[in-house]
This is a predicted structure of a 107-nucleotide RNA (TPP riboswitch aptamer (THI element)) from Phycisphaera mikurensis. The sequence was found by an Rfam model in a public genome assembly. Rfam family: TPP riboswitch aptamer (THI element). Rfam describes the family as follows. Vitamin B(1) in its active form thiamin pyrophosphate (TPP) is an essential coenzyme that is synthesised by coupling of pyrimidine and thiazole moieties in bacteria. The organism belongs to Phycisphaera, within Bacteria. Model confidence (mean pLDDT): 77 of 100.
RNA sequence: GUUUCUCGCUCGGGGCGCAGCCUUCCGUCGAAGUGGAUGGCGGCUGAGACGCACCCGUUGAACCUGAUCCGGUUCGUACCGGCGUAGGGAAGCGAUCUUCCGUCUUU
Numbered sequence: 001g002u003u004u005c006u007c008g009c010u011c012g013g014g015g016c017g018c019a020g021c022c023u024u025c026c027g028u029c030g031a032a033g034u035g036g037a038u039g040g041c042g043g044c045u046g047a048g049a050c051g052c053a054c055c056c057g058u059u060g061a062a063c064c065u066g067a068u069c070c071g072g073u074u075c076g077u078a079c080c081g082g083c084g085u086a087g088g089g090a091a092g093c094g095a096u097c098u099u100c101c102g103u104c105u106u107u
Stems, first nucleotide, its partner, number of pairs: 001100001006095005011057004016051001017044002020041003024037005063088003069082004
């Protein structure tokens, strides 16, 4: 000097769905019912469903696009596979250890 792992600091990127019950308001309606919006409650999957959290940062399936996608399966948007060697996607510094290379000194 280089490199791997790990850690730290600072910075950055990303997602938040499904179904149920209830409140209030609005529409429709004779009523029952039904549609929409708002808030609440617990439930499902998940790392995370709005968290002082979680995940991810180029060795990048975190996440986005294609996609209201395709096949299987399921009560289901949960699960499996495809698409996918696709197109995009957010990083610098420092420390420890290690690898390799160069140079110098000594024996």